[in-house]
Context: one part of a larger RNA
RNA sequence: CUGGGUUUAAAGGGUGCGUAGGCGGUUAGAUAAGUCAGGGGUGAAAGACUGCCGCUUAACGGCGGAAUUGCCUUUGAUACUGUCUGACUAGAAUAUGGAUGAGGUUAGCGGAAUGCGGCAUGUAGCGGUGAAAUGCGUAGAUAUGCCGUAGAACACCAAUUGCGAAGGCAGCUGACUAGACCAUUAUUGACGCUGAGGCACGAAAGCGUGGGGAUCGAACAGGAUUAGAUACCCUGGUAGUCCACGCCCUAAACGAUGUCUACUCGAUGUCUGGCGUAAGUUGGGCAUCCAAGGGAAACCGUUAAGUAGACCACCUGGGGAGUACGUUCGCAAGAAUGAAACUC
Repeated sequence: CUGGGUUUAAAGGGUGCGUAGGCGGUUAGAUAAGUCAGGGGUGAAAGACUGCCGCUUAACGGCGGAAUUGCCUUUGAUACUGUCUGACUAGAAUAUGGAUGAGGUUAGCGGAAUGCGGCAUGUAGCGGUGAAAUGCGUAGAUAUGCCGUAGAACACCAAUUGCGAAGGCAGCUGACUAGACCAUUAUUGACGCUGAGGCACGAAAGCGUGGGGAUCGAACAGGAUUAGAUACCCUGGUAGUCCACGCCCUAAACGAUGUCUACUCGAUGUCUGGCGUAAGUUGGGCAUCCAAGGGAAACCGUUAAGUAGACCACCUGGGGAGUACGUUCGCAAGAAUGAAACUC
């Protein structure tokens, strides 16, 4: 080199865009670099291998052969790959027309609830729990009505729904904006796939500056419980939770399943297009059940974990350890990269 794997046993990068590289549709011609065949040169000798021979045998030695899988050169072959030229439309993209969606950014608006403030009614409790207490209340609470105000989240619709690359996205309206999908032709004519580095995005928590602060609520305080109770329960409550700008870059970032392409029985539901009066049929999604097949099994099964191909990433016993050291990044917290001794 060849050979094994990655849902759950070790192992798919959090996600996309994309550089180098790797791989690449149909057809004609040219070329002959790769590839294949023949010839020539070279590939020192010794050694190793092998046949025969010589020392009484062997070690040792002699002669021959083969090997030296390579390189150079020359003459040819042209299926495949490459290169160049021309053509094509089934891949890819664009245009036109449609229709869908919590896709994104931003501005405005709305009602319910909650807290607070004011006024009014009203009087002794309220609140909370397994039971209580802390707490609130005669300085008039809780409850009820009206008015005002603040911040945050959007009940019903709501779904096994939809959209998005992932993270994620849900009141209503407007503006700006991105993608996928369908239909019919039309256009370009392989413009494609993957993608080491790189760049961008990336929940929550956390950090910086400035706002905001209703609710909830790490820390903290008190009350309970308990042998104790640095908890679970209760009453409070700071950071935070919200906004703007800038960082952080991690998650059970999960379908624990990389991306792309082709192929391989069917059934059912649903979302959204085309055709159809309808039955249905034809696309694109989301799900459920199964054939073949796969799998250690659970299960997967046209949305594959089946059958194949292209490219990337990753794994190689447990602990030590995602640690130490070094480096890069970060304001910090820390993140990324990432061992060994030793031990079982």
Small-subunit ribosomal RNA, central domain from an uncultured bacterium, 344 nucleotides, folded computationally. The RNAcentral record of the full RNA draws on ENA, Greengenes and SILVA. Its mean pLDDT, the model's own confidence on a scale to 100, is 88.